[in-house]
RNA sequence: GCACUUGUAGCUCAGUGUUAGAGCGCCAGUCUUGUAAACUGGGUGUCGGAGGUUAAAAUCCUCCCCUUUGCU
Repeated sequence: GCACUUGUAGCUCAGUGUUAGAGCGCCAGUCUUGUAAACUGGGUGUCGGAGGUUAAAAUCCUCCCCUUUGCU
């Protein structure tokens, strides 16, 4: 340099055009002398960045950046 792969909550990951989700973690409450456990409640987010298509984009297209692998 070329090709491929990847980017979504604090972490691990779903979500292939029509409301942004799960598990764990975290916070608050109940319970307890106190902690842990259990139960109840809370999403905590500019979907890597910019632009385009569309009535509507995490999702489709272009460029850039990050990540994995391969070739030279």
A computed fold for a 72-nucleotide RNA from Chiasmodon niger, annotated as transfer RNA. Its mean pLDDT, the model's own confidence on a scale to 100, is 81. The sequence is in RNAcentral, with records from ENA.